[in-house]
RNA sequence: AGAGUUUGAUCCUGGCUCAGAACGAACGCUGGCGGCGUGCUUAACACAUGCAAGUCGAACGCGAACGUCACCUUCGGGUUAGUAGAGUGGCGCACGGGUGAGUAACACGUGGAUAAUCUACCCAAUGAUCUGGGAUAACAUUUCGAAAGGAAUGCUAAUACCUGAUAAGCCUACGGAGUCUUCGGACUUAGUGGGAAAAGGUGGGGACCUUCGGGCCUACUGUCAUUGGAUGAGUCCGCGGCCCAUUAGCUAGUUGGUAGGGUAAUGGCCUACCAAGGCUACGAUGGGUAGCUGGUCUGAGAGGAUGAUCAGCCACACUGGAACUGAGACACGGUCCAGACUCCUACGGGAGGCAGCAGUGGGGAAUUUUGCGCAAUGGGGGAAACCCUGACGCAGCAACGCCGCGUGAGUGAUGAAGGCCCUUGGGUCGUAAAGCUCUGUCAAGUGGGAAGAAAUGGUUGGAGGUUAAUACCCUUCGAUUUUGACGGUACCACUGAAGGAAGCACCGGCUAACUCCGUGCCAGCAGCCGCGGUAAUACGGGGGGUGCAAGCGUUAUUCGGAAUUAUUGGGCGUAAAGCGCGCGUAGGCGGUUUCGUAGGUCAGAUGUGAAAUCCCGGGGCUCAACCCCGGAAGUGCAUUUGAAACCCCGAGACUUGAGUAUGGGAGAGGGAAGUGGAAUUCCAGGUGUAGAGGUGAAAUUCGUAGAUAUCUGGAGGAACACCGGUGGCGAAGGCGACACCCUGGACCGAUACUGACGCUGAGACGCGAAAGCGUGGGGAGCAAACAGGAUUAGAUACCCUGGUAGUCCACGCCGUAAACGAUGGGCACUAGAUGUUGCGGGUGUUGACCCCUGCAAUGUCGCAGCUAACGCACUAAGUGCCCCGCCUGGGGAGUACGGCCGCAAGGCUAAAACUCAAAGGAAUUGACGGGGGCCCGCACAAGCGGUGGAGCAUGUGGUUUAAUUCGAAGCAACGCGCAGAACCUUACCUGGGCUUGACAUCCCGCGAACCCUGUAGAGAUACGGGGGUGCCCUUCGGGGAGCGCGGUGACAGGUGCUGCAUGGCUGUCGUCAGCUCGUGUCGUGAGAUGUUCGGUUAAGUCCGGCAACGAGCGCAACCCUUGUCCUUAGUUGCCAUCAUUAAGUUGGGCACUCUAGGGAGACUGCCGGUGUCAAACCGGAGGAAGGUGGGGAUGACGUCAAGUCCUCAUGGCCCUUACGUCCAGGGCUACACACGUGCUACAAUGGUCGGUACAAAGGGUCGCGAUACCGCGAGGUGGAGCCAAUCCCAAAAAGCCGGCCUCAGUUCGGAUUGGAGUCUGCAACUCGACUCCAUGAAGUCGGAAUCGCUAGUAAUCGCGGAUCAGCAUGCCGCGGUGAAUACGUUCCCGGGCCUUGUACACACCGCCCGUCACACCAUGGGAGUUGUUCGGACCCGAAGUCGUUGAGCCAACCUGUAAGGGAGGCAGACGCCCACGGAUCGGAUAGCGACUGGGGUGAAGUCGUAACAAGGUAACCGUAGGGGAACCUGCGGCUGGAUCACCUCCUU
Repeated sequence: AGAGUUUGAUCCUGGCUCAGAACGAACGCUGGCGGCGUGCUUAACACAUGCAAGUCGAACGCGAACGUCACCUUCGGGUUAGUAGAGUGGCGCACGGGUGAGUAACACGUGGAUAAUCUACCCAAUGAUCUGGGAUAACAUUUCGAAAGGAAUGCUAAUACCUGAUAAGCCUACGGAGUCUUCGGACUUAGUGGGAAAAGGUGGGGACCUUCGGGCCUACUGUCAUUGGAUGAGUCCGCGGCCCAUUAGCUAGUUGGUAGGGUAAUGGCCUACCAAGGCUACGAUGGGUAGCUGGUCUGAGAGGAUGAUCAGCCACACUGGAACUGAGACACGGUCCAGACUCCUACGGGAGGCAGCAGUGGGGAAUUUUGCGCAAUGGGGGAAACCCUGACGCAGCAACGCCGCGUGAGUGAUGAAGGCCCUUGGGUCGUAAAGCUCUGUCAAGUGGGAAGAAAUGGUUGGAGGUUAAUACCCUUCGAUUUUGACGGUACCACUGAAGGAAGCACCGGCUAACUCCGUGCCAGCAGCCGCGGUAAUACGGGGGGUGCAAGCGUUAUUCGGAAUUAUUGGGCGUAAAGCGCGCGUAGGCGGUUUCGUAGGUCAGAUGUGAAAUCCCGGGGCUCAACCCCGGAAGUGCAUUUGAAACCCCGAGACUUGAGUAUGGGAGAGGGAAGUGGAAUUCCAGGUGUAGAGGUGAAAUUCGUAGAUAUCUGGAGGAACACCGGUGGCGAAGGCGACACCCUGGACCGAUACUGACGCUGAGACGCGAAAGCGUGGGGAGCAAACAGGAUUAGAUACCCUGGUAGUCCACGCCGUAAACGAUGGGCACUAGAUGUUGCGGGUGUUGACCCCUGCAAUGUCGCAGCUAACGCACUAAGUGCCCCGCCUGGGGAGUACGGCCGCAAGGCUAAAACUCAAAGGAAUUGACGGGGGCCCGCACAAGCGGUGGAGCAUGUGGUUUAAUUCGAAGCAACGCGCAGAACCUUACCUGGGCUUGACAUCCCGCGAACCCUGUAGAGAUACGGGGGUGCCCUUCGGGGAGCGCGGUGACAGGUGCUGCAUGGCUGUCGUCAGCUCGUGUCGUGAGAUGUUCGGUUAAGUCCGGCAACGAGCGCAACCCUUGUCCUUAGUUGCCAUCAUUAAGUUGGGCACUCUAGGGAGACUGCCGGUGUCAAACCGGAGGAAGGUGGGGAUGACGUCAAGUCCUCAUGGCCCUUACGUCCAGGGCUACACACGUGCUACAAUGGUCGGUACAAAGGGUCGCGAUACCGCGAGGUGGAGCCAAUCCCAAAAAGCCGGCCUCAGUUCGGAUUGGAGUCUGCAACUCGACUCCAUGAAGUCGGAAUCGCUAGUAAUCGCGGAUCAGCAUGCCGCGGUGAAUACGUUCCCGGGCCUUGUACACACCGCCCGUCACACCAUGGGAGUUGUUCGGACCCGAAGUCGUUGAGCCAACCUGUAAGGGAGGCAGACGCCCACGGAUCGGAUAGCGACUGGGGUGAAGUCGUAACAAGGUAACCGUAGGGGAACCUGCGGCUGGAUCACCUCCUU
């Protein structure tokens, strides 16, 4: 620091996901040790049991027992013992410990204030500690109760309680002075009056006194008063820190004042009265959530998240309320009341509160021992010893976290065995192991063994202080002694021993790490993309590897990456995003200059910013984690001292921003009321006659009752042709005949004035197309709805004929549009060029006008710059400033709910659940278009002949079958593989056999091989008989090669599967003219350029131009053949001349033909024209041939997962006495039917009979086979010649000549069938071909549709060959005869190039929309129903404070001889307030809910075809109506529409 994922690819936007770190974690697998930490995040759920707060006899009174006793026994006594114990009293219990429910608050943090306060114990100081009194618990007796717990009477003490005295301070009232002040007050001080205190205890002691207790003295301590300190606490204030505006108004003690009460203290804290205030858009009120902080986690930081452990603060203690005591509480282990729950009960009544430590149940994914000890630290009490302390110190459990250590080290290659892989060679696990040599951490055992301990206290010695005192006491210095839970722990030594100690996840990319097997869209994986449908590096297992390691993974959560909420640090033309437009409030921002102030700002200082944490330095545990010490930091707040540039503020000035006045011209700017002509329609009349109208074509419709057409007149409504123009005006919507009236704004010119008056603008307010709504008019045309006619599979549409709302006017609503420049407003700056409009200035001519120039407006092109690109570019989307609005993935959804507005339609505001991994923008390359341009092709057209109808042949489908083997499937499967299925072939079926096999290699044994032959059997096969030994070497025993037979196992074999694992070969687009590369250039890039453009060509053929220049594969040419000539050579070929013959038969010849070698020839070379001085084209000459002469071979990059595993080869899988192999028979030849390809025909351009002529190219020895003979014939007999320019196949046929047939199912046609034969072959039954005789079917030129062909072609005629024993209408070749037509490129099909649109890229056989049906999911409405919570008004009113009362009751003080009275108080009663509770109304919120609405999702459902191309009616927006549905139609708008033409403008 980034990466993956939208696409065919690219750039961008944008979401999703990953890599990191962290954790109080949990879960899975695994687990050796130690140190240090941490451990109910859930039910603030309920709790059994034990413990967690007591202590003091030096405050006080009382006061046992057990035990024991040397005494005594009358049953007591001493001792235990003034002990235990309870009680009075003091101090503590408000600390420590727990939890986070509540709380959005001065609760917390930070900084201040307290001149508005308190503070027990502690410290310092001062002064005191006097004198009296009356009770009461304990206790005793009686008594009630089950218990808890009381009641009555009697006795008693105090540092308990009370009266009085005293008062330096203190409090209070009065008034005097001084200081300070925030002007409220505060402080200091002299004085007068009034008021408030106390308690003793212990130790020691020389005199003196004594009731012998003591007084008294002294020391210590306690107590009281006052002041100060320290500590702690209360209260107030500034600032800071959550969400929702779909919470916008809240508030009656409310805000303030006066007086009083209350408190330690201010204050509506409370009460009475008075006033009517107070809070709020800088978010009141309401709702939701939440303890806050230091810190913690993350992050570069800014931030974000969090608030366990530790620390500070707050709140709470079963729930709610209340007070008491006290310095402090409204009190966790206190009290009272109410409630819920639990327990005890004798049913009368009682008891309880683990959110203390352990522990239990429950909840939960989940969180420990009912441990030890007060040894240390700390706390309470005490003078102290000491006691208490689940605070704390330790131990236990848990890998929960962090840190450390170990599980060994060295050596060791026959690279062991074994596993895995394998191309069978080997590789790998792997120096790994074994073996050898060492070491000894941890664990185990044995032994030793710390520090934590220092105080205090005891004993003793010295010094000092106090004192009358060498007692006592206090302080201090020595000596000695006492105390350890952890724990016999840490640590050390020794013993033996490699011995006891490695797992987990991952291995497709991201992301380090690869193979085999299994599985076969199954099982499964998955964080995202995505894997799995028979070769899975992605599933499961094995081997191997990678990463971490006593852990490793997974899950949850947080931050990061995410600049994906953007302060640092984003955007808004088209990706999400500018409000439809204006006016303007609050707010924000604001020109030049001077002075002042110091709020912001900047600098310094001071205080604070707790400790811990983080960081730095150092130190201690062997290191580390951890701990200790010091420093730094803590960006903050406050106070204070300065600075004065900038901002704010105050005062003054200025003119350039803004405005006003004045003079002009332009304009569809607005409003109102009039006027005009053209046209449509209607009405009346005239002329006139049969149609009109409408369409792609029609029909509905109108018309003989007179239409349409035409003329005249009239009525009425609406709109204003031409001018008219990217012309004008307006803020936008919008505005168009003419003239008048009223009126707004902009612009230009020149001066004068005001003096920042400005810009923007949340809310608010106004305007706002069309449609729509209300009321009333109006209504010509047009026209939703509707009706009819067409179209169509249907047509709720497009087209047509009608037609109502509406469109128009007035008034009032609505408030939305693709309200668009998809671009908010203002100001400033930043090259130019060129139009147009308005107003001005200047030169020239001075008439039109032209040129230069200023301001304003409106267009186009273009530089820099910007942009993802497209594009924008002084009218910015550039560069800056100011203000407003808006966006944050797609869908759900601009929807639901709520609110506001509206008569309604609806508008504005505006979510969530759920779901997807994309949705999207721009551009690129293709492909496609019922887009365009150019061009080509037997593509159409023009022609000729066919197919489709018939019969047959053949192939296919289907069906049948035991099997009808398999493959081929639009063109490009179907006379295709098959150049030839009777057996064989043959792969299929039935049956019979074989199992190292029919075939190959190796090994062993035997035998040469081989030949003849018998029996059984359908045959394979089985069992026999006979003959016969060769070749090479030899040491003569034998061995070897080859072949055969038998045997063992390695292996053979498979036309079994996969052509979607492959090679090779082939088809096809297409013999179409294309397909690419290097370098350069352009572009962020995909890519482009070149290859486009202008010509031209059969051609990317060539030329010209050009940011391209070259090159390659294709084209062409080179090759074969054919057409002309020359030459060479003449046998088997030829024959002009000579001879000869039946015959080129023979001699002869090689001239000619021909054969087959070599050459020539054709190149747009020549002429003319056109053309860009080009390429080329057109015409012509010459020539056998002329513009590639004809034909062939030749097939670019690629496409179709095209075809073939059954030609061959081959990976993988499968079979192995069978899916192999051998044999016999059958099948591939079936047959209701459908299709393709052919043959033969339907006849007279023919058929038939006879005669007669002319080819080419081939084939032939297991062959072709002549003459001859036989047979009607197929053929047979026979065997001349020929290994072929020699012989043979071999007859060419159409043609020509002649005869017959005469238009008919025929002398056409030949199917079918019967009979008889021939040939091949082991064998023609299933199932061959041919011949003869007989038979003589369909068929009379073929519907829709469709095929071939452009010249030696079509058509027609025969000939040959391959395969082959035989079998050809097929295939491959050959020649003979030999046409017609092409105007032309509009259309159909296919193709090429350019361009355009695209939502396609599996590429239009594409994509894709909506209803309906089914399944699932979440959600809205919903009669209602069940909770929770809050509020209003009310009832009741426990405990308790306060108030009033207090006739009942009462010791202290006063009075009184006494009785009594007074002061003071208690119970009780009443009242205010008030918790729980009750009943009522309302709000909010949550769950459920018959039914219902839409939404989402779901490999293969239904209906259509809406959108993407001009998507076949351009699409879309708003609105209204209609319709199964997508949608259709009307009105207005927009281009985010293709195409063509015109106009205008710009560039060159």
Predicted 3D model of a 1548-nucleotide RNA (small-subunit ribosomal RNA) from an uncultured prokaryote. Model confidence (mean pLDDT): 83 of 100. The RNAcentral record of the sequence draws on ENA.